Predicted 3D model of a 127-nucleotide RNA (FMN riboswitch aptamer (RFN element)) from a Bacteroidales bacterium. It was read from a public genome assembly, where an Rfam model found it. The source organism's lineage runs through Bacteria, Pseudomonadati, Bacteroidota, Bacteroidia and Bacteroidales. The model forms 100% of the base pairs in the Rfam consensus.
[in-house]
RNA sequence: AUAAUUCUUCGGGGCAGGGUGUAAUUCCCGAUCGGCGGUAUAGUCCGCGACUCUCAAUGCUUGCAACGAGAUUGAGCCGGUGUAAUUCCGGGACCGACAGUUAAAGUCUGGAUGGUAGAAGGAUAAA
Repeated sequence: AUAAUUCUUCGGGGCAGGGUGUAAUUCCCGAUCGGCGGUAUAGUCCGCGACUCUCAAUGCUUGCAACGAGAUUGAGCCGGUGUAAUUCCGGGACCGACAGUUAAAGUCUGGAUGGUAGAAGGAUAAA
RNA backbone atom coordinates (compact mmCIF):
# COMPACT_ATOMS: atom_id res chain seq x y z
C1' A A 1 0.00 0.00 0.00
C1' U A 2 -3.96 -3.57 -1.55
C1' A A 3 -8.11 -6.68 -0.46
C1' A A 4 -11.33 -8.90 3.69
C1' U A 5 -14.01 -8.45 8.35
C1' U A 6 -15.48 -5.06 11.94
C1' C A 7 -16.15 -0.49 14.88
C1' U A 8 -16.58 4.89 15.56
C1' U A 9 -17.61 9.78 13.87
C1' C A 10 -19.66 12.75 10.09
C1' G A 11 -23.28 12.81 6.36
C1' G A 12 -29.23 18.85 2.78
C1' G A 13 -29.68 24.13 1.85
C1' G A 14 -33.38 27.98 1.17
C1' C A 15 -38.79 33.52 0.41
C1' A A 16 -35.50 39.67 2.71
C1' G A 17 -38.92 43.46 1.10
C1' G A 18 -43.69 44.33 -1.11
C1' G A 19 -49.04 43.55 -3.48
C1' U A 20 -54.15 41.34 -3.19
C1' G A 21 -57.23 39.22 0.40
C1' U A 22 -61.34 37.46 6.01
C1' A A 23 -57.27 34.25 5.40
C1' A A 24 -51.32 33.10 1.59
C1' U A 25 -43.39 32.57 3.86
C1' U A 26 -48.64 28.45 -0.50
C1' C A 27 -51.34 33.25 -5.34
C1' C A 28 -48.68 37.84 -7.75
C1' C A 29 -43.90 41.10 -7.94
C1' G A 30 -39.44 40.07 -6.07
C1' A A 31 -35.86 37.11 -3.12
C1' U A 32 -33.40 32.68 -2.33
C1' C A 33 -31.35 27.22 -2.15
C1' G A 34 -28.56 23.18 -4.63
C1' G A 35 -27.08 15.59 -1.22
C1' C A 36 -23.23 11.66 -2.96
C1' G A 37 -19.64 9.21 -6.62
C1' G A 38 -17.51 9.89 -11.77
C1' U A 39 -15.64 13.31 -15.35
C1' A A 40 -11.37 19.86 -16.47
C1' U A 41 -14.42 22.20 -10.87
C1' A A 42 -21.76 19.96 -12.66
C1' G A 43 -28.99 21.20 -9.10
C1' U A 44 -29.74 20.47 -15.46
C1' C A 45 -24.08 14.99 -18.49
C1' C A 46 -23.39 9.58 -16.64
C1' G A 47 -24.44 6.79 -12.26
C1' C A 48 -26.38 6.68 -7.08
C1' G A 49 -29.34 8.20 -2.84
C1' A A 50 -33.96 10.38 -0.97
C1' C A 51 -39.98 10.26 -1.62
C1' U A 52 -43.91 7.04 -3.55
C1' C A 53 -45.60 2.09 -5.30
C1' U A 54 -45.09 -3.45 -5.96
C1' C A 55 -42.90 -8.06 -4.44
C1' A A 56 -40.52 -9.81 -0.19
C1' A A 57 -35.80 -13.30 2.88
C1' U A 58 -36.56 -13.10 7.86
C1' G A 59 -38.41 -11.72 12.82
C1' C A 60 -42.03 -11.58 16.32
C1' U A 61 -46.64 -10.02 20.11
C1' U A 62 -49.95 -12.92 13.50
C1' G A 63 -50.67 -8.22 11.44
C1' C A 64 -47.09 -5.37 11.84
C1' A A 65 -41.84 -4.51 11.03
C1' A A 66 -38.35 -5.48 7.33
C1' C A 67 -32.88 -7.46 4.70
C1' G A 68 -33.18 -7.39 -0.31
C1' A A 69 -35.16 -6.98 -5.47
C1' G A 70 -37.99 -4.26 -9.01
C1' A A 71 -40.93 0.03 -10.86
C1' U A 72 -41.21 5.28 -10.85
C1' U A 73 -37.77 9.33 -10.65
C1' G A 74 -37.42 17.08 -12.57
C1' A A 75 -34.50 20.63 -15.32
C1' G A 76 -29.18 23.62 -20.22
C1' C A 77 -28.58 26.25 -24.08
C1' C A 78 -25.48 30.12 -26.73
C1' G A 79 -20.66 32.46 -26.85
C1' G A 80 -15.37 32.50 -24.95
C1' U A 81 -10.67 30.10 -23.15
C1' G A 82 -8.28 25.52 -23.39
C1' U A 83 -5.10 19.34 -25.18
C1' A A 84 -9.50 18.53 -22.52
C1' A A 85 -15.15 21.90 -19.61
C1' U A 86 -23.56 20.68 -21.39
C1' U A 87 -18.60 21.30 -15.14
C1' C A 88 -14.53 27.14 -15.64
C1' C A 89 -15.67 32.56 -17.47
C1' G A 90 -19.72 35.77 -19.80
C1' G A 91 -24.85 35.86 -21.17
C1' G A 92 -29.55 34.63 -20.66
C1' A A 93 -32.81 30.13 -19.07
C1' C A 94 -34.87 26.05 -16.49
C1' C A 95 -36.05 22.33 -12.35
C1' G A 96 -37.56 20.64 -7.58
C1' A A 97 -41.26 13.84 -3.63
C1' C A 98 -45.25 12.83 -0.14
C1' A A 99 -48.78 14.45 3.84
C1' G A 100 -50.63 18.93 6.21
C1' U A 101 -52.45 24.14 5.99
C1' U A 102 -57.91 29.93 7.56
C1' A A 103 -55.66 29.95 0.37
C1' A A 104 -52.64 26.34 -4.28
C1' A A 105 -45.59 25.49 -0.92
C1' G A 106 -38.25 23.56 -3.82
C1' U A 107 -38.06 27.40 0.75
C1' C A 108 -43.39 26.83 6.43
C1' U A 109 -45.08 22.37 9.55
C1' G A 110 -44.69 16.87 9.68
C1' G A 111 -42.97 11.60 8.96
C1' A A 112 -37.42 12.87 10.44
C1' U A 113 -33.59 13.23 17.46
C1' G A 114 -35.49 8.86 11.04
C1' G A 115 -33.19 6.68 6.67
C1' U A 116 -29.37 6.88 2.78
C1' A A 117 -25.77 7.49 -1.39
C1' G A 118 -21.27 8.12 0.61
C1' A A 119 -16.80 10.64 3.39
C1' A A 120 -13.02 10.35 7.16
C1' G A 121 -10.57 7.64 10.90
C1' G A 122 -9.50 3.27 14.00
C1' A A 123 -9.10 -2.07 15.11
C1' U A 124 -8.31 -7.39 13.81
C1' A A 125 -5.82 -11.73 11.79
C1' A A 126 -3.48 -13.39 7.26
C1' A A 127 -0.89 -12.95 2.51